[in-house]
Context: one part of a larger RNA
């Protein structure tokens, strides 16, 4: 910047990529074959290795923002209870997310033209001959199918929905005035499922974007304070308490202000 007006979503797929593995078991069948030994084609089933790709329900990790014991030493004036320091001080567990050892899943089915090969009819050549005209079968390969990217595919596709003024010359593009800036974007602002930045994706008060607050799950494992027992450590009761990160749900209580710019005017 182009796709002959500008926009928003939906597509088609010309073209290109990935992928394309293979074991062993059971069965048919101790059948067919074979004096025995031995031992299948063909199909049918079940289970792995290998390599992919997604997921976090289960198993296992991490988890320096979550809980708990706990060791020295300091501070809160002392008891109690905490608060920094010591690799998060050291141990025990841990939600989210993020993994793989863990879960699904796929690497299958078919279909068409072949190769090497085997054929059927069949001359030249009264025989013969898969071959010269004719006609079939045939591979993990080769084009389809399968999954991804794709109209800069410039031969620039297709569907749908939106939006767009007068006057005055001029066949018409167009030109001059006047009015007027649409659909839609962007920017700014709150974000994350998205991410180096850029894009992406939700949102911006007609609002649950993000914090907060309020419910829960979830995790530690019975808080502090009082009581009661014991001379004391400490043990019980209040109490499956307290306490709780990303997590799932509500709720405008804070912020997302105010706003600003690009884009025009029915299109050779």
């Nucleotide at each position: 910047c182009g796709c002959a007006g500008g926009a928003g979503a939906u597509u088609u797929g010309a073209g290109g990529g990935a992928a394309g593995c293979u074991g062993u078991c059971c069965u048919u069948a101790g059948u067919a074959c074979g004096a025995g030994a031995g031992g299948a084609c063909c199909g049918g089933g079940a289970u792995g290795g290998c390599g992919g790709g997604a997921c976090c329900u289960c198993u296992a990790g991490u988890g320096u923002u979550c809980c708990a014991g706990u060791u020295g030493u300091u501070c809160u004036g002392c008891c109690a209870a905490g608060g920094g320091c010591a690799a998060c001080g050291c141990u025990g567990g841990u939600u989210a997310g993020c993994u793989a050892u863990g879960u699904c899943c796929c690497g299958a089915a078919g279909g068409g033209a072949u190769a090497a090969c085997c054929g059927c009819u069949g001359a030249a050549a009264g025989c013969a001959u898969c071959u010269a005209a004719g006609u079939g079968g045939g591979a993990a390969g080769c084009c389809c199918c399968u999954c991804c990217c794709a109209a800069g595919a410039u031969a620039a596709g297709a569907u749908c929905u939106c939006c767009c003024g007068g006057g005055c010359c001029g066949u018409a593009a167009g030109g001059c005035u006047c009015c007027u800036a649409a659909a839609g974007g962007u920017c700014a602002c709150u974000u994350g499922g998205a991410g180096a930045c850029u894009a992406c994706a939700a949102g911006u008060u007609u609002g649950a974007u993000a914090g907060g607050c309020c419910g829960g799950a979830u995790g530690u494992g019975u808080a502090a304070g009082c009581c009661c027992c014991g001379u004391a450590a400490g043990g019980g009761g209040u109490u499956a308490a307290g306490c709780u990160a990303a997590c799932c749900g509500g709720u405008a209580c804070u912020a997302a202000u105010c706003g600003a710019c690009c884009g025009u005017g029915c299109g050779g």